[in-house]
The part of an RNA shown here (small-subunit ribosomal RNA, 5' domain) has 478 nucleotides and comes from an uncultured bacterium. The full RNA is in RNAcentral, with records from ENA, Greengenes and SILVA.
Context: one part of a larger RNA
RNA sequence: GAUGAACGCUGGCGGUAUGCUUAACACAUGCAGGUCGAACGGUGUCUUCGGACACAGUGGCGGACGGGUGAGUAACGCGUGAGAAUCUGCUUUCAGGACAGGGACAACAGCUGGAAACGGCUGCUAAUACCAGAUAUGCCAGAAAGUGAAACGGGUAAAACCGCCUGAAGAUGAGCUCGCGUCUGAUUAGCUAGUUGGUAGAGUAAAAGCCUACCAAGGCGACGAUCAGUAACUGGUCUGAGAGGAUGACCAGUCACACUGGGACUGAGACACGGCCCAGACUCCUACGGGAGGCAGCAGUGGGGAAUUUUCCGCAAUGGGCGAAAGCCUGACGGAGCAAUACCGCGUGAGGGAAGAAGGCUCUAGGGAUGUAAACCUCAUUUUCUCAGGGAAGAACAAAAUGACGGUACCUGAGGAAUAAGCAUCGGCUAACUCCGUGCCAGCAGCCGCGGUAAUACGGAGGAUGCAAGCGUUAUCC
Numbered sequence: 001g002a003u004g005a006a007c008g009c010u011g012g013c014g015g016u017a018u019g020c021u022u023a024a025c026a027c028a029u030g031c032a033g034g035u036c037g038a039a040c041g042g043u044g045u046c047u048u049c050g051g052a053c054a055c056a057g058u059g060g061c062g063g064a065c066g067g068g069u070g071a072g073u074a075a076c077g078c079g080u081g082a083g084a085a086u087c088u089g090c091u092u093u094c095a096g097g098a099c100a101g102g103g104a105c106a107a108c109a110g111c112u113g114g115a116a117a118c119g120g121c122u123g124c125u126a127a128u129a130c131c132a133g134a135u136a137u138g139c140c141a142g143a144a145a146g147u148g149a150a151a152c153g154g155g156u157a158a159a160a161c162c163g164c165c166u167g168a169a170g171a172u173g174a175g176c177u178c179g180c181g182u183c184u185g186a187u188u189a190g191c192u193a194g195u196u197g198g199u200a201g202a203g204u205a206a207a208a209g210c211c212u213a214c215c216a217a218g219g220c221g222a223c224g225a226u227c228a229g230u231a232a233c234u235g236g237u238c239u240g241a242g243a244g245g246a247u248g249a250c251c252a253g254u255c256a257c258a259c260u261g262g263g264a265c266u267g268a269g270a271c272a273c274g275g276c277c278c279a280g281a282c283u284c285c286u287a288c289g290g291g292a293g294g295c296a297g298c299a300g301u302g303g304g305g306a307a308u309u310u311u312c313c314g315c316a317a318u319g320g321g322c323g324a325a326a327g328c329c330u331g332a333c334g335g336a337g338c339a340a341u342a343c344c345g346c347g348u349g350a351g352g353g354a355a356g357a358a359g360g361c362u363c364u365a366g367g368g369a370u371g372u373a374a375a376c377c378u379c380a381u382u383u384u385c386u387c388a389g390g391g392a393a394g395a396a397c398a399a400a401a402u403g404a405c406g407g408u409a410c411c412u413g414a415g416g417a418a419u420a421a422g423c424a425u426c427g428g429c430u431a432a433c434u435c436c437g438u439g440c441c442a443g444c445a446g447c448c449g450c451g452g453u454a455a456u457a458c459g460g461a462g463g464a465u466g467c468a469a470g471c472g473u474u475a476u477c478c
Stems, first nucleotide, its partner, number of pairs: 001477003005474005012346006018339002020304001025302003029299003034061003039058002042055005068257003077182007086174002091170007099133001101131002108123006139148001153162002183229003190220003195217007232254004236247004259280005282293004310336001312335003318332001319330004351378002359370001361368002385415006394405001422467005427448003433462005443450002
């Protein structure tokens, strides 16, 4: 000098930030991911009988983003620079197409099982759901002939418009490979059989021992392999003249994880925080047959701890999902609340006022200092404060309408010095000195060291010094 700090004493205001560093401990409650009726058949309510609105289900898109945490990981994880054997929903551009059919399953109805969670059987039905046929500019496989693979409609009075299929290219995103860099220990010296390479195949979006069979016997290591410990990495941050050292809260990029372990499904994308299945631990419900759950989302609770906030307001703005749109959803986000936790700014008054009140302190008893300091002395002011009046920008999407914050910021007026100072230190280092008490006691202390009867070092008082809404102490880093 610094801190995501804590503790002690003290505490007026504003702005901007920050706020579980410990138990990746367990979680009551609420909310945090939906949307589309302009894909579809229905149901309900209302009805001016035209229709309007709402909804469980089928279907589509989105729940792979956004948000959290840092357990694991010493690794192509990250950083940086290259690379080839890849995929890419939505989006942009270009080329071409969309013909003609079929059968189901939910919802629903009936019957029925179960305490519940949730089902079962029979029957009916629609679609941009599903299936086979035709066609194929280009596409895939192939040496070639030839072979193989598409589609869906909605909307409107009619258009517009929104969609659908195939291919090419771009953009974006993602997967993969390699060079170099990336903590400590040798009181860890040898490690390795899918191991290293080849051939053939399997497999993947894609290269590859990624996997399998066979063949060869390789590969790594004192330039530290292997093993063990510790640890998310970076831009940065702190410090330092620099070189360095330490660190990785907040913000931003990447990675990993989602009660613990394993697995795949769906999908353009996951081996998926608020999806599924299995096992385990724990908690809850139960009619004992069986079920339900996962805050390292936002608040909040218990626990741990020196220690870390409200079960708040709003989608008005920015951004995201869905939708043609209106709009709906959004604990992302925008805000308010709490905390001197930090930084910055302001105030607690200003001028005058005695050879100098009183009081306390001290003294050689004359005086000295507190001290222009104070005054219920005087003069003016009003930042703050209280009250009253006015009152935003942030709002953009044709116009109109639309503000959580908020009657906030800010402006004006009135009132009255009014509402506001502490903390540490004073032996040397180190700015600041005397008295009383104590008597190697009580105590102090960062180091040197003070204290055994005049202690500037302990405790109190007066005075002084330093910083100031803070001041000290402790911890940690340079």